RNA sequence: GCACCAUUAGCUCAAUUGGUAGAGCAUCUGACUCUUAAUCGGGGGGUUCAGGGUUCGAGUCCCUGAUGGUGUA
Numbered sequence: 001g002c003a004c005c006a007u008u009a010g011c012u013c014a015a016u017u018g019g020u021a022g023a024g025c026a027u028c029u030g031a032c033u034c035u036u037a038a039u040c041g042g043g044g045g046g047u048u049c050a051g052g053g054u055u056c057g058a059g060u061c062c063c064u065g066a067u068g069g070u071g072u073a
Stems, first nucleotide, its partner, number of pairs: 001072007010025004019056001027043005049065005
């Protein structure tokens, strides 16, 4: 340099061929307990890496760029 993959909540990852953005852990809170831990219930938390395009509608499709990884010479 070229090819491919990844980028979504604090962390690890989903989202079924374009149709309401979710789970686990963490955090907060309640129950239980003499207290803590464990267990159980509930809540909050997101400009889906950036910019543009297509579309009634984009995390998803197209283009450009950024960061990381793998392969190749």